Background:
This is a predicted structure of a 498-nucleotide part of an RNA (small-subunit ribosomal RNA, 5' domain) from an uncultured bacterium. The prediction has a mean pLDDT of 86. Rfam family: Bacterial small subunit ribosomal RNA. RNAcentral holds the full RNA, with entries from Greengenes.
Context: one part of a larger RNA
RNA sequence: AACGCUGGCGGCGUGCCUUACGCAUGCAAGUCGAGCGACGGUCCCGGCUUCGGUCGGGAUACGGAGCGGCGAACGGGUGAGUAACACGUAGGUGACCUGCCUGGAAGUGGGGGACAACCCCGGGAAACUGGAGCUAAUACCCCAUGAGCCCGGCGGUUCGGUCCGUCGGGGAAAGCCUGCGGGCGCUUUCGGAGGGGCCUGCGGCCGAUUAGCUUGUUGGCGGGGUAACGGCCCACCAAGGCGACGAUCGGUAGCUGGUCUGAGAGGACGGUCAGCCACACGGGGACUGAGAGACGGCCCCGACUCCUACGGGAGGCAGCAGCGAGGGAUCUUGCGCAAUGGGCGAAAGCCUGACGCAGCGACGCCGCGUGGGGGAUGAAGGCCUUCGGGUUGUAAACCCCUUUUGCCAGGGAAGAAGAUCUGACGGUACCUGGCGAAUAAGCCACGGCUAACUACGUGCCAGCAGCCGCGGUAAUACGUAGGUGGCAAGCGUUGUCC
Numbered sequence: 001a002a003c004g005c006u007g008g009c010g011g012c013g014u015g016c017c018u019u020a021c022g023c024a025u026g027c028a029a030g031u032c033g034a035g036c037g038a039c040g041g042u043c044c045c046g047g048c049u050u051c052g053g054u055c056g057g058g059a060u061a062c063g064g065a066g067c068g069g070c071g072a073a074c075g076g077g078u079g080a081g082u083a084a085c086a087c088g089u090a091g092g093u094g095a096c097c098u099g100c101c102u103g104g105a106a107g108u109g110g111g112g113g114a115c116a117a118c119c120c121c122g123g124g125a126a127a128c129u130g131g132a133g134c135u136a137a138u139a140c141c142c143c144a145u146g147a148g149c150c151c152g153g154c155g156g157u158u159c160g161g162u163c164c165g166u167c168g169g170g171g172a173a174a175g176c177c178u179g180c181g182g183g184c185g186c187u188u189u190c191g192g193a194g195g196g197g198c199c200u201g202c203g204g205c206c207g208a209u210u211a212g213c214u215u216g217u218u219g220g221c222g223g224g225g226u227a228a229c230g231g232c233c234c235a236c237c238a239a240g241g242c243g244a245c246g247a248u249c250g251g252u253a254g255c256u257g258g259u260c261u262g263a264g265a266g267g268a269c270g271g272u273c274a275g276c277c278a279c280a281c282g283g284g285g286a287c288u289g290a291g292a293g294a295c296g297g298c299c300c301c302g303a304c305u306c307c308u309a310c311g312g313g314a315g316g317c318a319g320c321a322g323c324g325a326g327g328g329a330u331c332u333u334g335c336g337c338a339a340u341g342g343g344c345g346a347a348a349g350c351c352u353g354a355c356g357c358a359g360c361g362a363c364g365c366c367g368c369g370u371g372g373g374g375g376a377u378g379a380a381g382g383c384c385u386u387c388g389g390g391u392u393g394u395a396a397a398c399c400c401c402u403u404u405u406g407c408c409a410g411g412g413a414a415g416a417a418g419a420u421c422u423g424a425c426g427g428u429a430c431c432u433g434g435c436g437a438a439u440a441a442g443c444c445a446c447g448g449c450u451a452a453c454u455a456c457g458u459g460c461c462a463g464c465a466g467c468c469g470c471g472g473u474a475a476u477a478c479g480u481a482g483g484u485g486g487c488a489a490g491c492g493u494u495g496u497c498c
Stems, first nucleotide, its partner, number of pairs: 001494005008368006014361002016326001021324003025321003030070003035067002039063002041060008077279003087203007096196003101192008109143004118133001120131004149170008175184003205251003212242003217239004222234003254276004258269004281302005304315004332358001334357003340354001341352004371401004381392004406435006415425001442487005447468003453482005463470002
């Protein structure tokens, strides 16, 4: 963990191990008007007015769509695959990358053409989409300038592709706000921090009833490709490379910090939490980007589901809840962004099923309670009996006391960082007063192992059972009752590990 019986409260944890089976519905990634143009709303002014409005101008802290920027590669889920440099550990990278952040240096000059939105025409049932026209920008392009940046040559230096000098060639930018002081940005470059890529030694499963395996295979030369080394890929050349120190093949499996057990050595496990990896309906592919070969992006193939006007379209809960199915079995379609953290923004703020909380489940651990003291003529009832009595048993009644818990009432937080304001949890915790023993005990066992015995029923039947074994007429072993033992909001059983 599950199942059976039982069940008062609280705190902290924890909860699909099976079909990586299929999913209705809602939510889970947005944000910026201080990058840009247009539109709408509101307000003000003016003209016209049949008073309904309409036209023009201005303001705006309001609104959503569009262009643009950043984010969406984080956070969250799952364990299918993977026996591998996947992971762990120790190193290497003179073979590498790095948006935002941070320290330093320099720059930010001039010009141009578009495309959405919008308007017009058209196609389509829809999803959507074609053509023509207008327009802005921190969108796009060109010119200039440009180093210690990039490429190439030469010289020096280094084992080396490092560093220095010189010559030639190449390459940049964007503005916005302002209280006019400035602030936020943009471009090039050298460092830092943090993050990552790649390489290597060593380490951690089973099977030899798998003994041979391999042709991009092993190496070289040249090239392509990449941020980067590399047979990563390609052409040519050589014939190598691995293996009883277990290759190859098959089976099983995400790895670790750790967890359980044990005196330890060891054995088993890897759920929650943390680090890494892999995956996102099955398979493949690239695009954008600092970063993805991208869960809630794109394209193709496939299976499945849905819509359709039959032409064609839409979809992917292993996000949070929730549904069906499977199963012995695993929760609410909750509240809140108050805190912590994240994205965007100058900020106000917006978003955040991350998270913080609450709900459900004795699933686990821990704590508490179901009362305490007195009370014998040992009441009644039950059970046993040799009929004398014994036992349940101070147990009950009864008397005195207490009030944890519960209920009612009053007060009422910390968590808020930050002077003011801001709390989902929550009128919760906690404190005070009141009421009243009141609201609260079961489960298993009793032949030996093993602690706890009698009666009746049954008669190798019905049944019990972990092992030995009980039951065929007097059963402490089956069933019931009384009694007793053990544990206790649990008790027993089953599964699994030590």